[in-house]
């Protein structure tokens, strides 16, 4: 020369990722509360099953009538902010989880694996949603690194070749990548 996912430190992809309070829609005249008319035993908690405690014939669920009338998650833009596995999503573990125990559901930590990004189409789930988000699968566009043809430009040579950049096409690949810088351990 070259090997190792080698360390470190700055980086780039671009409608980038995500967060945080303010505002604005939406949520919705909807839970919910008060007053009435009807009903006539059932209701109450994240959802189901047992237990419990509680409310109820001094009138429950339900439906309806007026009046007052939300919030939360998500969502738009701008403004900050940390960042480029940023981040998402599945699995295991172990906390939370407004009464106990099972299960699920949410949620917060650690681990395993998966995915470069963005967009958009079906399906199928969540959600109030026709909004987003989450899986699959199509399909476009885009950055990177490899190989290959081809075109410029540069070195090199009398010249041609080989070399190095750049740029187009194609065709694989993945972030454990890629680019520059500087170390390191082993070889030479």
């Nucleotide at each position: 020369a070259g090997u190792g996912a080698g360390g470190a430190u700055a980086g780039a992809g671009g409608c980038g990722c995500a967060a945080a309070g303010a505002c604005c829609a939406u949520g919705a005249g909807u839970a919910a509360g008060c007053a009435g008319a009807u009903g006539g035993a059932g209701g109450a908690a994240c959802a189901u099953g047992a237990g419990g405690u509680c409310c109820u014939u001094u009138g429950a669920a339900a439906u309806u009538u007026g009046c007052u009338g939300a919030a939360a998650g998500g969502g738009g833009g701008a403004u900050u902010u940390g960042c480029c596995g940023a981040a998402g999503c599945a699995g295991u573990c172990a906390g939370c989880c407004g009464c106990u125990c099972a299960u699920g559901a949410g949620u917060u930590g650690a681990u395993u694996g998966c995915u470069g990004g963005u967009u958009u189409c079906g399906u199928a789930u969540u959600g109030a949603a026709c909004a987003g988000g989450u899986a699959c699968g199509g399909a476009a566009c885009u950055g990177u690194c490899a190989u290959a043809u081809g075109g410029c430009a540069c070195g090199u040579u009398c010249a041609c070749u080989g070399g190095u950049g750049c740029u187009a096409u194609a065709u694989g690949g993945a972030g454990g990548g890629c680019u520059a810088u500087c170390u390191c351990a082993c070889g030479c």